[in-house]
RNA sequence: UUCUUAUCGAGAAAGGUGGAGGGACUGGCCCGACGAAACCUUAGCAGCAGACUCUCUAAAGUACUGUGCUAAUUCCAGAAGCUAUUCGGCUUAAAGAUAAGAA
Numbered sequence: 001u002u003c004u005u006a007u008c009g010a011g012a013a014a015g016g017u018g019g020a021g022g023g024a025c026u027g028g029c030c031c032g033a034c035g036a037a038a039c040c041u042u043a044g045c046a047g048c049a050g051a052c053u054c055u056c057u058a059a060a061g062u063a064c065u066g067u068g069c070u071a072a073u074u075c076c077a078g079a080a081g082c083u084a085u086u087c088g089g090c091u092u093a094a095a096g097a098u099a100a101g102a103a
Stems, first nucleotide, its partner, number of pairs: 001103008013042005021031003025078004043070003048066003051062003074095001079092005
């Protein structure tokens, strides 16, 4: 990097360095000098895989290890369809993210 499977309406931030961008892409709409990205420290959330406990070897639990995450539903839409009518609602994809496995 690609493929497969699962999940994505919940949850969880302070400080330091830094100094203008960020929210994947496009359009919108937002966040940002009351300090963006990035990095570091500490804290937390979650419970995917491993481990351990328990066990019906299912379920459940712990949070030790490997990850992940801590504005807004994956911020909303993007393609197709259904419905509705005042342009809204809904469904399934696609795309993206994360984990595990494989190449």
This is a predicted structure of a 103-nucleotide RNA (SAM riboswitch aptamer (S box leader)) from Halobacillus sp. BBL2006. Its mean pLDDT, the model's own confidence on a scale to 100, is 87. RNAcentral records the identical sequence in 2 taxa. Taxonomically the source falls in Halobacillus (Bacteria, Bacillota, Bacilli, Bacillaceae). RNAcentral holds the sequence, with entries from Rfam and Ribocentre. Rfam family: SAM riboswitch aptamer (S box leader). Rfam describes the family as follows. The SAM riboswitch is found upstream of a number of genes which code for proteins involved in methionine or cysteine biosynthesis in Gram-positive bacteria.